Predicted 3D model of a 73-nucleotide RNA (transfer RNA) from Candidatus Chloroploca asiatica. It matches the Rfam family "tRNA". About the family: Transfer RNA (tRNA) molecules are approximately 80 nucleotides in length. Its family is annotated with triplet codon-amino acid adaptor activity in the Gene Ontology. The family's RNA type in Rfam is transfer RNA.
[in-house]
RNA sequence: GCCUACGUAGCUCAGUUGGUAGAGCACGUCUUUGGUAAAGACGAGGUCACGGGUUCAAGUCCCGUCGUAGGCU
Numbered sequence: 001g002c003c004u005a006c007g008u009a010g011c012u013c014a015g016u017u018g019g020u021a022g023a024g025c026a027c028g029u030c031u032u033u034g035g036u037a038a039a040g041a042c043g044a045g046g047u048c049a050c051g052g053g054u055u056c057a058a059g060u061c062c063c064g065u066c067g068u069a070g071g072c073u
Base pairs, nucleotide, nucleotide: 001072002071003070004069005068006067007066010025011024012023013022019056027043028042029041030040031039049065050064051063052062053061
């Protein structure tokens, strides 16, 4: 230099054919207990890497940039 995949909550990751952004763990409050752990209920937490385009509507499709991983030379 070229090719491919990936980038979504603090962490690990889903998100199907474009149509309300989610789960587990972690965190906060509460219930339960003599106390803790475990369990249960509720809650908070997101510029979907960044910029643009298409569309009535984009995490999803298209282009560019950046980053990570792998491959080729």